[in-house]
Predicted 3D model of a 144-nucleotide part of an RNA (small-subunit ribosomal RNA, 3' minor domain) from a bacterium. The coordinates come from a structure-prediction model, not an experiment, and the mean pLDDT is 82.

Context: one part of a larger RNA
RNA sequence: CACCGCCCGUCACACCAUGGAAGUCGGUAACACCCGAAGUCCGUGAGCCAACCUCGUGAGGCAGCGGCCGAAGGUGGGACUGAUGACUGGGGUGAAGUCGUAACAAGGUAGCCGUAGCGGAAGCUGUGGCUGGAUCACCUCCUU
Repeated sequence: CACCGCCCGUCACACCAUGGAAGUCGGUAACACCCGAAGUCCGUGAGCCAACCUCGUGAGGCAGCGGCCGAAGGUGGGACUGAUGACUGGGGUGAAGUCGUAACAAGGUAGCCGUAGCGGAAGCUGUGGCUGGAUCACCUCCUU
């Protein structure tokens, strides 16, 4: 750099992160059921035993067997969470791309807010509201 200004949105290109998504692959802690090692405990103990005694079909102990608990493991449906996923949604960023020109001056239809419909896009139209509207005239008030 001062209207040859500023500036809005779609579209195109590149990159970045991100939402959705049929699913796919994991992680975590629980739950239900199945199975159930070691081991303690309880029961049983017709087999076994040297020390004890009243010497017996004794006491006591052991193996074995059964049971409760029980680690790991298995099955199942869920919970939370991570990665990935055709496709898809917008977002951000990027000297010189495309289309228009919505806003900023009365920005050339004043603008803006709510709402509804419509439209390549900014947006347009209807409707209610606001002045944070210019211009002209009048009224009220203030100052000179």

It matches the Rfam family "Bacterial small subunit ribosomal RNA".